[in-house]
This is a predicted structure of a 73-nucleotide RNA (transfer RNA) from a Chloroflexota bacterium.
Rfam family: tRNA.
It was read from a public genome assembly.
The coordinates come from a structure-prediction model, not an experiment, and the mean pLDDT is 82.
RNA sequence: GGGGCCGUAGUUUAGUUGGGAGAACGCCGCCUUUGCAAGGCGGAGGUCAGGGGUUCGAAUCCCCUCGGCUCCA
Numbered sequence: 001g002g003g004g005c006c007g008u009a010g011u012u013u014a015g016u017u018g019g020g021a022g023a024a025c026g027c028c029g030c031c032u033u034u035g036c037a038a039g040g041c042g043g044a045g046g047u048c049a050g051g052g053g054u055u056c057g058a059a060u061c062c063c064c065u066c067g068g069c070u071c072c073a
Stems, first nucleotide, its partner, number of pairs: 001072007010025004019056001027043005049065005
């Protein structure tokens, strides 16, 4: 330098006809307990890596950039 894969909540991540942004763990509050843990109920938490384009509508399709892994040279 060229090719491929990946980037979604604090962490690990799901998400296919393009239309609801989700799960587990963690965090906060309440209940329960003498207390702790476990358990139950509720809640907060997201630039879907960044920018542009297509579309009525984009995490999802196209282009560029950044970062990580990997293959070739």